[in-house]
Context: one part of a larger RNA
RNA sequence: ACCUCUCUAAGGAACUCGGCACAUUUGCCUCGUAACUUCGGGAGAAGAGGUGCUCACUAGUCGUGAGCUUCAAUAAAUUGCGUUUAGCGACUGUUUAACAAAAACACAGCUCUCUGCGACGUAAUACACUAGGUAUAGGGAGUGACAAGUGACCAAUGCGGAAAGAUUAUCGUGCCUUGUUCUGCCGUCACGGCAAAAGCUUGGCACUUAAGUCCCCGUGAAUGUCGGCCGUAACUAUAACGGUCCUAAGGUAGCGAAAUUCCUUGUCGGGUAAGUUCCGACCUGCACGAAUCUUGUAACGACUGAACGACUGUCUCGGAGAGGAUCUCGGCGAAACUGUAGUUGCGGUGAAGAUGCCGCAUGCCCGCAGUAGGACGGAAAGACCCUAUGCACCUUUACUGUAAGCUCCUGCUGGGUUCUUAUAUGUCAUGCUUAGUGUAGGUGGGAGACUAGGAAAGCGUGGCUUUGGUUGCGCAUGAGUCGUAAUAUGAAACACCACCCUUGACAAAUCAGGAUUCUAACUUGAAUCCGGCAUACGGAUCAAGGAAAUCGGGUGCAGGUCAGUUUGGCUGGGGCGGCUUCCUCCCAAAGUGUAACGGAGGAGCGCAAUGCUUAGCUCAGCACGGUUGGUAAUCGUGCGUCGAGCGUAUGGGUAUAAGCUAGGCUAACUGUGAGACGUACAUGUCGACCAGAUGCGAAAGCAGGCCCAAAUGAUCCGGCGGUUGAUUGUGGAAUUGCCGUCGCUCAUCGGACAAAAGGUACGCUAGGGAUAACAGGCUGAUCGGGACCAAGAGUUCAUAUCGACGUCCCGGUUUGGCACCUCGAUGUCGGCUCAUCGCAUCCUGGAGCUGGAGAAGGUUCCAAGGGUCCGGCUGUUCGCCGGUUAAAGCGGUACGCGAGCUGGGUUCAGAACGUCGUGAGACAGUUCGGUCCUUAUCCACUGUGGGUGCAUGAUAUAUGAGGGAUUCAUUUUCUAGUACGAGAGGACCGGAAAUGACGCACUUCUGGUGUGGUAGUUGCCGCUUCAGCGGCACAGCUACGUAGCCAUGUGCGGAUAAGAUAAGUGCUGAAAGCAUCUAAGCACCAAGCUUACCCCAAUACUGUGUAUCUCGGCGAUUGCCGGCAGAGCCCGGGCAGACUACCCGGUUGAUAGACUACUGGUAGAAUCAACGUGAGUUGCCGCCGAGUAGUACUAAUUGCUCGCCAAA
Repeated sequence: ACCUCUCUAAGGAACUCGGCACAUUUGCCUCGUAACUUCGGGAGAAGAGGUGCUCACUAGUCGUGAGCUUCAAUAAAUUGCGUUUAGCGACUGUUUAACAAAAACACAGCUCUCUGCGACGUAAUACACUAGGUAUAGGGAGUGACAAGUGACCAAUGCGGAAAGAUUAUCGUGCCUUGUUCUGCCGUCACGGCAAAAGCUUGGCACUUAAGUCCCCGUGAAUGUCGGCCGUAACUAUAACGGUCCUAAGGUAGCGAAAUUCCUUGUCGGGUAAGUUCCGACCUGCACGAAUCUUGUAACGACUGAACGACUGUCUCGGAGAGGAUCUCGGCGAAACUGUAGUUGCGGUGAAGAUGCCGCAUGCCCGCAGUAGGACGGAAAGACCCUAUGCACCUUUACUGUAAGCUCCUGCUGGGUUCUUAUAUGUCAUGCUUAGUGUAGGUGGGAGACUAGGAAAGCGUGGCUUUGGUUGCGCAUGAGUCGUAAUAUGAAACACCACCCUUGACAAAUCAGGAUUCUAACUUGAAUCCGGCAUACGGAUCAAGGAAAUCGGGUGCAGGUCAGUUUGGCUGGGGCGGCUUCCUCCCAAAGUGUAACGGAGGAGCGCAAUGCUUAGCUCAGCACGGUUGGUAAUCGUGCGUCGAGCGUAUGGGUAUAAGCUAGGCUAACUGUGAGACGUACAUGUCGACCAGAUGCGAAAGCAGGCCCAAAUGAUCCGGCGGUUGAUUGUGGAAUUGCCGUCGCUCAUCGGACAAAAGGUACGCUAGGGAUAACAGGCUGAUCGGGACCAAGAGUUCAUAUCGACGUCCCGGUUUGGCACCUCGAUGUCGGCUCAUCGCAUCCUGGAGCUGGAGAAGGUUCCAAGGGUCCGGCUGUUCGCCGGUUAAAGCGGUACGCGAGCUGGGUUCAGAACGUCGUGAGACAGUUCGGUCCUUAUCCACUGUGGGUGCAUGAUAUAUGAGGGAUUCAUUUUCUAGUACGAGAGGACCGGAAAUGACGCACUUCUGGUGUGGUAGUUGCCGCUUCAGCGGCACAGCUACGUAGCCAUGUGCGGAUAAGAUAAGUGCUGAAAGCAUCUAAGCACCAAGCUUACCCCAAUACUGUGUAUCUCGGCGAUUGCCGGCAGAGCCCGGGCAGACUACCCGGUUGAUAGACUACUGGUAGAAUCAACGUGAGUUGCCGCCGAGUAGUACUAAUUGCUCGCCAAA
C1' cells in the first nucleotide's frame, strides 16, 4: 500500500461527470400539517414536544400528581433523511437468465376494421382451437388512465364499391393460310411444269368470354402530405392590407432554443460572489403539431435533470486505531507465459520508437521485500477500416420464381320451363343531302302492269318516321289507278319481274349465355331406428341443400407470404464526385513505344455533291481611285510566298495546289490481293499487277469515295434478299449451310445472362499494416518564431513604438500531405496522481533604448535557480465569469502517465426525439442507460541483506572523487512625503521588521486517535435468590483519556561570502597619425555557473589515510596439535525492524518481567454508617498505569563455531 470496520480538531460538498460513498433520520405517544387535487388523496407532509426510575391514587403496566439519577432514558439491536422544481411515463405490473429495469413492453379506456355461425381467424392437416362462445361475441390494427381537444388535403399509395365503356388468357365457333397429295391440264414424254378437293398439318384473323387493369365514386383514429415571391401605415421598425405564381391542399388549435434549435453558451428575467446545466419568458420552429395523437394533469417512479435544508473524512488534508490478508516460520502446492539468453544508460543507426548494431559512458557476484516506466509485457489469427466475382439474416415499386387467394373453362354433372345474343333459312317490312310533283337503297330485264277474286278518294284504328310522309288492318263504297312521254338526274320509275344490299319484325331451328325450377348424382344433419364402448364410424328412414358447392385438371390476374440470387471496376484507404470506347497535341528524354484522378481539346457525324475527271483561276490583307456608301458592302488599279481557304477538334500538309470556278459524269464499281506496316491474340493500316464493266480526257493517264489522321461494337440469336450445297427409309417439305444485308449508348464500349436494387450498430468468416482511424516516422503547404529592405504612420522625424509591397531563415506544438513499422491487437478524449525537459521568460534577478520628469509603462538583450492560485458553468481540453496574486508562462515527453486510478465524453447490443429513406435502416444531430482483466520472469527504480574483493587478520576513526538535497517570494516600515514634479503624485540606492508557500525535525503546549485505562448505561444470559460480579450484542452504546503515533500544534531552514562569467558598462589602445571597451593588456557586473551550508559516499579496480590490537608448537615442500586479536551462534530485550540488518544487555548484570514509590488517567468502588416509605443522597475512595526511578525476587544458564602460523 490492499480488503472490511471504529473515531476524528476547524471548516462543511470547497470533492466530483454527478453528494458516488458515508453520515444524518428512524420505534411509540401527543400536538400540528401547505400548495394542489380526479375530493380518494397529498400525509408518516413539513414541524414541535414527550419517552428512564420511585412513591401515592387506581381494577390497571392507563392516566394524574409528587419526587430521584445520568453527558445521554426507543441510552444496545432491529429501525423513513426531508423539502421545492422540471422532463418522461397516468398508475400496480413486465423485460435483454450473465454489462441496459428504462422514457422501452403491457395496461384499463378510446377508435377503426373483419366476422351472421359449418363465423372471421388459426401457414400446411384438422373429427382440433376460437367456443360447447354468437355482434354487450370473436379475430386484426392503432392509440394508451383522466380532462380539453383531435384542423385541411382523396392528387399519389392502399382499401371498399360499381351501371355502362376500353383492354384482356385457356377453351370453343367460323374463316383465311402453309406443306403434302387424289385428280385435271400442259408438255420437248423428263425422275418436268402448272392448277388443285378431302383429310392431316403450318401460321394467322374474326367472334364469344372472367377476374384483373384503365376509367368512375367513396374512404384519414387508412399509408401519407400540409408552399414561394413582391409591395404597402405621417420617425424607424413591422405589416392588419394588396398583388402574383404554383398546388390535392398549403400546418388550424395548442405547444415551442423543447428527450425536437444547426448557428447556440440565442436574447431577456430568476436563482449563484460567479450558472455552456436548471426554471420562467420571447419566437428567428435549420428540422413541433394534433390517436406513429396534441396540450395539460392529482397520484405513483430503485427513471432523468436543477435547487435548498439537515448531515457528514467526498474534500481542504490528512491522522490514529481494530480485524483480515500481506511479510517470516512449518505443512500442502498450481497456472499463464517461455526462439536461445552471460537480459545497463545515453546519442546515433535501422522495416522510420534498440538489453542485443555503431560510438561514448556506466558497471564486483547473488538474494529478499516493494513500485509499476519499458520489455511496442500476457490474454483473444482486431469487433473499427478495407479486400473477397466470401457467408448469413432483414427490406423493397431490384430480377426471376412461388404458397395461400381471386378468376374463367373443364371433369364428377342430370331433367324441365322461360328469356336473350349470334348464325343461316323463310316470310314481311325498311331506305328522306342537293335538284326534283315526291322519303329515288343497288343492278339487270322491261312497255306495259294492277283492278268486280274490288281501283281511287273517304272514315276509323295500329306500326315506323327525317312530322312530311310511309305501311298495315277494319268499315262503308263501287271503277278506275299507275307507268311509259316532258322537266330534272350519274342512274328512272313501288308500272311489273328477277337477284341482292342496309336496317328491322316475325316463324321455326342450331350454337352460346342468363334466370328459374325439379331430384336422382353429390353434400349436410348431436332427427329417429339398427350395428357399435361411442357424441366415432357404417347402414336404413326422414329432413335440409342441390347440379351449386367441395374436390381434380387447365387459364389469366395478383402475390417479399416464401425462395434463389444480383446489386461492376478504377480510386494517393473506402464512400460521395469523376472516369471507363475512339481521334489530335504536349508530357515523351530528336527511331517506335511509354504512366498518373497529368495539362488541353474533340468524335458517336456530314455530303448524291462537300464524290470522279478535264480545263481554267489564286487567297488573306493593305494602299490609292470611284454614285448613294460611312473605318468596313460592290467596282477598278497596284502591292501581296501563303498571314486565306481546305464541312467539323487539333496536328501535319498544301499556291505546281489538296484551295476557288466551270463542263462532262458516277470508280461512293464487280472478282481479286503480289508485297509490306503494325501486332500477345483478335482487331487494325497501306497496297501494285491482272480480269470484267465504266467515266473524264486529244492523249499520256487518272478514278476501287471525300488533303490525311476520329465518326464505333466480336460472337451467339433472329429477320430480309439471293443461291449449282445438306436435308433422319425414299420423294418432297420443315430445317440448315453459303453470298449479300439488317437488328445492340451490349457507352462497365474484348461485349459474363434475354432478364437484377438496398440494409446490417444483431452480425459472421477468411485475410490485409498490400489499405484508413490513434500514436510514431518523412515532409513542412498551413501553423508558430526570427531576420533583411524601408513605402508609410508616429505634429516635425522611416527605425521610442508600429510597419505595407517583397526577400531569406529557423522550429516541428496546429490543420494537412505521404501510407514507411504495427490489423495472429501499439487501449482512444478529459480529469486525478506523479512528474521531467526545452526556452520563443508569466513573476522574481541583471542590463540598453524610450515619444523614460517621478511613479507606472513600452520595446529589446542576458538569464530556466525557484515559483507560477481557489472557485461557478460545461465530459470537456479550451473558454467565459467571480475573488485573489509577484505571477496566475508557452511548449515537448506515444496530443508524458489506464499491467497507476477514474470512465463523465467518444465508440457495441436497449430506448426515444428531430431529420432522411417506400422500407430494412441511417445521421462528426440530440437524449436516457450501459462488465476497465492480469499472482511481475528480465531491465528500470525504491529500500534492505548475504558473499567476495581491497595480497596478514581485526577494532575504531577519518578524507571526499562523485552524487543528491537546498536555491523562492511578498508586505510593512526607516531613509522620506526627501530626489523629481505646476500639482496630483512619488522614488533609486541602503537599513529594519513581519508574513506566505515550501522543506526538515519534534510532541512541552493546542488538539486527534488511543480495540488489555476509568466511569456511566440498555437488552438478554450466567454465577448464588438479594447484594456484588461476569459474558454477548460494531470495543454493545456513551463520556473522558496515559504512553506512542500524529497536525491543525511547536522549533528550525533557504544566511553570508568568494571565484569565473552573460547581456551590459568601462580604462588604456592600435590595426586605420583620428576614433574605437579589443585586436595584445586591464577592471566591473545577475535569483544564473563553481565553491561555501546540509545529506549519502572508498566495489572511488589509480581499490585512500590515521590510530590501536593480534599473529605458535611439533614436524619439515603437502601433515598434526592447539585455537590470538576479534567475530558469530545462543539468551534477555529495544522508541530498531517485513525477513535480515542495526542498537543495548547477558550475573563483574537493572535487559525484560515482578514488586515498591513517584508521576499520570478516571472520578469518588464494594462494604459499613447516617438520612429518606422508596428511587436515592452524603462520607474514606477505588481501580488502572505503554511513563520515571528503585529493588536481583524470576529469566539473560551451560556452552559451541569461525577466525592463524602465507608472503615481505
Molecule: large-subunit ribosomal RNA, half B
Organism: Verrucomicrobiota bacterium